Model confidence (mean pLDDT): 80 of 100. This is a predicted structure of a 71-nucleotide RNA (transfer RNA) from a Candidatus Aenigmatarchaeota archaeon. The RNAcentral record of the sequence draws on ENA and MGnify. Its Rfam family is "tRNA". Rfam describes the family as follows. Transfer RNA (tRNA) molecules are approximately 80 nucleotides in length. The family's RNA type in Rfam is transfer RNA. The same sequence occurs in records of 2 taxa.
RNA sequence: GCAUCAAUGAUCUAACGGUAUGAUAUCAGCUUCCCAAGCUGAUUAUGCGGGUUCGACUCCCGCUUGAUGCA
Repeated sequence: GCAUCAAUGAUCUAACGGUAUGAUAUCAGCUUCCCAAGCUGAUUAUGCGGGUUCGACUCCCGCUUGAUGCA
């Protein structure tokens, strides 16, 4: 230099173009003599910039970061 792949809460992860899923964690409540465990509820997310579309995590282009391969 070229090619391919990946980027989603604090962490891991799902998602066929149609309200972004679940788990862990955190907080509150219930339960318990207390703790732990358990149950219920709540909060925190689509790397950045454009385009297509009625509508984009999803399709297209560029950029950034990382990984792999070739030279």